[in-house]
């Protein structure tokens, strides 16, 4: 330098192919219940405008372009 993949709550991921429901799940956190108490278990809450910018569209996490970070491979 080139090809391909990945980037979404504190962590791990789904959703993207085929644009449209309020962006969901588990773990963690906080609160409540249960218990003599702790764990486990049950219930609730807060937390991501989806790596950045721009474009297309009535509408973009999703499509297009450029850039950034990261991984594998080629040179």
């Nucleotide at each position: 330098g080139g090809a391909c993949g990945c980037g979404u709550g504190g962590c791990u991921c789904a959703g993207u192919c085929u644009g449209g429901c309020u962006a969901g799940a588990g773990c963690a956190u906080u609160c409540c219940g249960c218990u003599g108490a702790u764990a486990a278990c049950g219930g609730a809450a807060a937390g991501a405008u989806c790596g950045g910018c721009g474009g297309u569209u009535c509408a973009a996490a999703u499509c297009c372009g450029c850039c950034c970070g990261u991984g594998u491979c080629c040179a």